[in-house]
RNA sequence: GCCUGCUUAGCUCAGAGGUUAGAGCAUUGCAUUUGUAAUGCGAAAGUCAUCGGUUCAAUUCCGAUAGCCGGCU
Numbered sequence: 001g002c003c004u005g006c007u008u009a010g011c012u013c014a015g016a017g018g019u020u021a022g023a024g025c026a027u028u029g030c031a032u033u034u035g036u037a038a039u040g041c042g043a044a045a046g047u048c049a050u051c052g053g054u055u056c057a058a059u060u061c062c063g064a065u066a067g068c069c070g071g072c073u
Base pairs, nucleotide, nucleotide: 001072002071003070005068006067007066010025011024012023013022018056027043028042029041030040031039049065050064051063052062053061
């Protein structure tokens, strides 16, 4: 330099054009316990990498840019 894949919550990921973007772990409040853990019920946490395009409507489709993994040279 070329090709492919990925980028969504603190971490690991789901979501495949339309309703309020969700799960597990972690954090945190309450209950339970003599107390802790475990368990149960809740809460908070998101510029969906950035910019532009298509569309009535984009996390989702297209392009560019940035970063990361892999392959080729």

The RNA shown here (transfer RNA) has 73 nucleotides and comes from Salomonia cantoniensis. The RNAcentral record of the sequence draws on ENA. A source record names the gene trnT-UGU. It matches the Rfam family "tRNA". Rfam links the family to the GO term triplet codon-amino acid adaptor activity. Rfam classes the family as a transfer RNA.